[in-house]
RNA sequence: GGGGUUGUAGCUCAGUAGGAUAGAGCAACCGCCUCCUAAGCGGUAGGUCGCGCGUUCGAAUCGCGCCAACCCUG
Numbered sequence: 001g002g003g004g005u006u007g008u009a010g011c012u013c014a015g016u017a018g019g020a021u022a023g024a025g026c027a028a029c030c031g032c033c034u035c036c037u038a039a040g041c042g043g044u045a046g047g048u049c050g051c052g053c054g055u056u057c058g059a060a061u062c063g064c065g066c067c068a069a070c071c072c073u074g
Base pairs, nucleotide, nucleotide: 001073002072003071004070005069006068007067010026011025012024013023019057028044029043030042031041032040050066051065052064053063054062
């Protein structure tokens, strides 16, 4: 240099032949329970889906460029 995979919440991930307010678990915070803690139960907050542009009535999802990590290769 060439090719491939991946990038979604603090962490681990789901959701990708476009469509309804973007989700789960853990963590955090509040409450219930308990003598206290843990466990358990209920609730709250937290992400414009790596960045930009484009296609479209509509994009996490499709196209192009760029960035980062990893793998293969000259």